[in-house]
RNA sequence: UGAGUUUGAUCCUGGCUCAGGAUGAACGCUGGCGGCGUGCCUAAGACAUGCAAGUCGAGUGGGUUUAGACCCACGGCGAACGGGUGAGUAAUACCUAGGAACUUUUCUUAAGUGGAGCAUAACCAGCCGAAAGGUUGGAUAAUACUCCAUGUGACCGCAAGGUUAAAGUCGCAAGACGCUUAAGGUGAGGCCUGGGCACCAUCAGCUAGUUGGUAAGGUAACGGCUUACCAAGGCUAUGACGGUUAGGGGUCCCGAGAGGGAUAACCCCCACACUGGGACUGCGACACGGCCCAGACUCCUACGGGAGGCAGCAGUUUGGAAUUUUGGACAAUGGGGGAAACCCUGAUCCAGCCAUUCCGCGUGAGUGAAGAAGGCCUUCGGGUUGUAAAGCUCUUUCGGCAGGAACGAAACGGUGUGGGCCAAUACCCCAUAUCAAUGACGGUACCUGAAGAAGAAGCACCGGCUAACUACGUGCCAGCAGCCGCGGUAAUACGUAGGGUGCGAGCGUUAAUCGGAAUUACUGGGCGUAAAGCGUGCGCAGGCGGUUUUGUAAGACAGGUGUGAAAUCCCCGGGCUUAACCUGGGAACUGCGCUUGUGACUGCAAGACUGGAGUGUGGCAGAGGGGGGUGGAAUUCCACGUGUAGCAGUGAAAUGCGUAGAGAUGUGGAGGAACACCGAUGGCGAAGGCAGCCCCCUGGGUCAACACUGACGCUCAUGCACGAAAGCGUGGGGAGCAAACGGGAUUAGAGACCCCGGUAGUCUUAGCUGUAAACGAUGUGAACUAGGUGUCGGUGGGUUCAAAUCCAUCGGUACCGAAGCUAACGCGAUAAGUUCACCGCCUGGGGACUACGGCCGCAAGGUUAAAACUCAAAGGAAUUGACGGGGCCCCGCACAAGCAGCGGAGCGUGUGGUUUAAUUCGAUGCUACACGAAGAACCUUACCAGGGUUUGACAUACAAGUGGUAGGGAUCCGAAAGGUGACCGACCCAAGUGGUAGGGAUCCGAAAGGUGACCGACCCUUCGGGGAGCUUGUACAGGUGCUGCAUGGCUGUCGUCAGCUCGUGUCGUGAGAUGUUCGGUUAAGUCCGCUAACGAGCGCAACCCUCGUCGUGUGUUACAAGUGUCACGCGAGACCGCCGGUAUUAAGCCGGAGGAAGGUGGGGAUGACGUCAAGUCAGCAUGGCCUUUAUAUCCUGGGCUACACACACGCUACAAUGGCAGGUACAGUAGGUUGCGAAACCGCGAGGUGGAGCCAAUCCCCAAAGCCUGUCUCAGUUCAGAUUGUAGGCUGCAACUCGCCUGCAUGAAGUCGGAGUUGCUAGUAACCGCAGGUCAGCUAUACUGCGGUGAAUACGUUCCCGGGGUUUGUACACACCGCCCGUCACGUCAUGGGAGCUGGCAACACCUGAAGCCGGUAUCCUAACCCGCAAGGGAGGGAGCCGUCGAGGGUGGGGUCGGUGACUGGGACGAAGUCGUAACAAGGUAGCC
Repeated sequence: UGAGUUUGAUCCUGGCUCAGGAUGAACGCUGGCGGCGUGCCUAAGACAUGCAAGUCGAGUGGGUUUAGACCCACGGCGAACGGGUGAGUAAUACCUAGGAACUUUUCUUAAGUGGAGCAUAACCAGCCGAAAGGUUGGAUAAUACUCCAUGUGACCGCAAGGUUAAAGUCGCAAGACGCUUAAGGUGAGGCCUGGGCACCAUCAGCUAGUUGGUAAGGUAACGGCUUACCAAGGCUAUGACGGUUAGGGGUCCCGAGAGGGAUAACCCCCACACUGGGACUGCGACACGGCCCAGACUCCUACGGGAGGCAGCAGUUUGGAAUUUUGGACAAUGGGGGAAACCCUGAUCCAGCCAUUCCGCGUGAGUGAAGAAGGCCUUCGGGUUGUAAAGCUCUUUCGGCAGGAACGAAACGGUGUGGGCCAAUACCCCAUAUCAAUGACGGUACCUGAAGAAGAAGCACCGGCUAACUACGUGCCAGCAGCCGCGGUAAUACGUAGGGUGCGAGCGUUAAUCGGAAUUACUGGGCGUAAAGCGUGCGCAGGCGGUUUUGUAAGACAGGUGUGAAAUCCCCGGGCUUAACCUGGGAACUGCGCUUGUGACUGCAAGACUGGAGUGUGGCAGAGGGGGGUGGAAUUCCACGUGUAGCAGUGAAAUGCGUAGAGAUGUGGAGGAACACCGAUGGCGAAGGCAGCCCCCUGGGUCAACACUGACGCUCAUGCACGAAAGCGUGGGGAGCAAACGGGAUUAGAGACCCCGGUAGUCUUAGCUGUAAACGAUGUGAACUAGGUGUCGGUGGGUUCAAAUCCAUCGGUACCGAAGCUAACGCGAUAAGUUCACCGCCUGGGGACUACGGCCGCAAGGUUAAAACUCAAAGGAAUUGACGGGGCCCCGCACAAGCAGCGGAGCGUGUGGUUUAAUUCGAUGCUACACGAAGAACCUUACCAGGGUUUGACAUACAAGUGGUAGGGAUCCGAAAGGUGACCGACCCAAGUGGUAGGGAUCCGAAAGGUGACCGACCCUUCGGGGAGCUUGUACAGGUGCUGCAUGGCUGUCGUCAGCUCGUGUCGUGAGAUGUUCGGUUAAGUCCGCUAACGAGCGCAACCCUCGUCGUGUGUUACAAGUGUCACGCGAGACCGCCGGUAUUAAGCCGGAGGAAGGUGGGGAUGACGUCAAGUCAGCAUGGCCUUUAUAUCCUGGGCUACACACACGCUACAAUGGCAGGUACAGUAGGUUGCGAAACCGCGAGGUGGAGCCAAUCCCCAAAGCCUGUCUCAGUUCAGAUUGUAGGCUGCAACUCGCCUGCAUGAAGUCGGAGUUGCUAGUAACCGCAGGUCAGCUAUACUGCGGUGAAUACGUUCCCGGGGUUUGUACACACCGCCCGUCACGUCAUGGGAGCUGGCAACACCUGAAGCCGGUAUCCUAACCCGCAAGGGAGGGAGCCGUCGAGGGUGGGGUCGGUGACUGGGACGAAGUCGUAACAAGGUAGCC
């Protein structure tokens, strides 16, 4: 500090995502040690068991007992602390700063502490009960309780006066501890006030003790805290009331900060203790381990009744992704009681469990290249793992073993000394010395010793972001994924492996949070077109406010001061070996209060001013508004006249009107609506909007000069008013136009566009509605900041007779433009510039200008306005292309003008289809289809059937082996024939070999193949051997098998179209632009001119070949020779060069001369950047995959030649410009020794015999149309020749499938070809033949060439097709074969409505009403005190009863929030569904609101 992701690319807007930090975490894999912390976030669910608050015999009584002592009870103090939890609570809380009307056990001080009395528990006895427990009678004490006295004091009262205390115990004693009253202090608590403290306005009004007062009550205390009475107040847009959520803070995490999030652990405060209510006791509670009541739940029960409350520490169960031991000790710190010893203390201190966080350490160190083995990759050379290992030399932390061994513990206590206090040497307190005791942790930390590298490494990732790459497997499958996205046979993205990267006892994932995000913008954003200016104005509250004087001091600023707990953070130190951690000091805590000062600024108060604003006076312009009147043109209708057959309408028609007289035309009349020309970029108005003319009423503006008021101003939430069109209800009106509707067309359909009709409506009245792309998509006001031009209104000046015109200025309006701004487009004094004030609005797209709720409306509907869910984009501006049923310019046999065809027939050939055992494969719009194939009978041949062979038909390497023969012969296979052949081996020859190339009898077989007698050269040599061959084996060969979408190479096409680019410079934020555009010109981006461009490259042209003319050289086979032709070379010639015209003095164009040829002279070769994943793995090459007794290889036969049919390219024809017959003339290419083959002879002919000549200017082959003559006479013919029969010929091993040719015979379709379509612009088309390649032969009518004869037409560029340039629009970029909308059908998901059903919450009304406080009390009971001798009475108290309040319960009607619901509405998403084609181009009817 950024990065990825919208696009072909760019800039911007904008969302989504990532890298960082952090956590009370959880999950997955893994796990050596130690230290410091943390550890139920969920069910404030339920809890077994144990423990967590007792203590005092120096207050008292009693019981038991052997001395200690223990127990029970009364009494005192404590139990209101400590510990837990966060349910409730949005304020009775908390934080911060203040305040006055309060309390206080304990502490200190002062004073007092006299007298008297009555009970009662434990206990004893009895009774009831299952128990818990209760009851009756009896005995007794106190620091329990009561009374009297005293009154320093305290309280009440103006005063007089009145009221009000106490307790003793221990000790020999001194004295101590207490008790009572009062004052004071400390700390704590109660109360009040200001400020701060979450979200929702789809919660806008709330409130009856409510707000205040008086009086009384109540409280520790103020107070509606409570009651009675009186008044009618109080709160609220600065958010009341309501709803939802939530303990608050110190602090913690993130962040540069501002700020956002969190509230575990530690500290402070609050609240709560099974749920709800209540009081009692007490200094303190409405009380976690107290009481009473109600409720739910659990337990006990003898069914009568009882008991209980872990949100204390452990622990259990449940819930959950998830959170520990039913441990030790009071040794320390702290707390309670006690005079003390001491007792209690799950507070606390320790230990245990968990990698849960943070921190530290280790898992070894050095050396070690044969770069080992193994693994992986490989271009097979090697690379990598990797100094890594092994090996060698060392070390021993940690762990394990053994031994030693702490600090934490000195207070308290005893003794001594000194000091203080005191009358005191006493007590007590302080200091000091000394003595003794006390350790849970723990035999732990720590130290020492010996042994030994010994016991100790994983996890995630490796396409980009983001550090790190290869192989194999898989094949849109399995899977991955945070975003973009990977995977469909070569995946660095899946899985595995090797390697690498990162972190490391951890590493990843998930969740939630801050950051990045300036993506809510206070710091620090925006609103013309990206989301965003309310349709417009008026205006209350609010905000802001001109100049000047004085005062004030609220804001503000400065100094001082109080507070801001500690801990935390930061800085400097200290202690654990370090660190984490702990600790001392400082700083800080940005806040709030008090106080002093200042007086510039803001506010406030008072006064003044005129510049802002307004008023008056006088002019001016205007479709400003409302009302009334009036005018002409036109449409329509009506009446009448004239008049006759059409009119109207369209792309073309039809419906419609018209012979009952239309339309046309003339006259007259009726009625409604709108106002041509003027008219404009013009005027007016706040906007909507406003248009004939005249009159009346009326608002605003502006100009000029002066006078007056004296800040009166600007903006404006809520509010009020106005507000096009359409629409609604009322009453009128209704000519034209015209939704709906009817008809006619169009169309596949036509619910439309077009046509004929036509009703609401459009007009008016008084109302409603309240919205528009209500737009300048630009809120209002003010100030400032270069100019130029037009126009409207006014004023002043110059000029003029008057105008026009010119200058200045004020107010409007429009265009261009500087600076500046802007993402760009653009804006630019009428700002979108620079500033100020105020308002409104925005925060990704969709869902959604929607739902629900509220408000408004007669309705239609409007306004306000979400969520679930879903996507990774949606969008703005500009760029380059492509495209357009957009525009402009230009070219091409593109059209047109012509000539000849094709499409019809027969045949040939190719293709599709079908068939087949196979009909091998490829090519498929143009750019496949007489194409690969320049030649399928076998071969070719790749296909099919059948049959053989297996290191192979072919290549290379390595290893081993390599005398012969007769004969016998196990085993196994087979139907047989036969095959196989272990083993034995007579005998022969012997330094010859073995036997190779080759020839080859026989037999099996269709062949391949097998058999293999017999014949028959091995080569080199240094003589050692080597090479070659054969056999066997191993590597391997082989593949026309797949992938042309893995490729090379080659090719087609756009297109021989004129284009395609680069360097530097310049412009632009950038993609890009410029150059290459423009004006001319050209076949041409050809050239010229201009020019922010200047140059250059690939293309064009030229250079090359060829044809045409001439010159020249050489040459022979022509030729008797010379010579000419010819052949092969070399050269000349053509350049708009010359002349004229034209054009910009240009490029060029037009015409002419000369010339064989004239404006690139004709033809060829030559194909820019690129496009089509175009074609080819079957020409060749080649990666990968597949196959290996088969997808290889060989052979025989078959097939590629099939045939209902369809298409493509051709041939031959349909005839007289012809056919036939006879005669006759003239070429040029090219080829030839396995060849061309003459003469001559034979045959009707194909052909045969023959063999001269020729390796070729020598020999061979070498025309037809044409011309002349005759015949045919318009017919299926003397046209045409298919088909078929037959007889022959040739090639070849072989013409059956399946060749060609010849003779004779046969004689089909066809009489010029529908829609449509092809070629060609001159030696061209057309017609005519000839040659060649391939090839044994041929299917060639094909292809490639050659010559012969030899035309017609082009006005022109509107149209069709293709192309080039330029401009424009675009929602296209896979680029129009594009994109894309809606219904319907199917599936999934969330959601609205819904007859209802059901649950929660908080209230309300009424009924009932526990405990309890308070009040009353006529019934009952009653020790102390008073009266009384007593009886008894009184005061007081209690019980009972009554009443107020009251938790809970019940009933009822509403509110609100959920769940669910037949059915139903739309929405989102989903694979290649259906129907149309609405939008994007003029999207084919411009689109949109």
Molecule: small-subunit ribosomal RNA
Organism: uncultured bacterium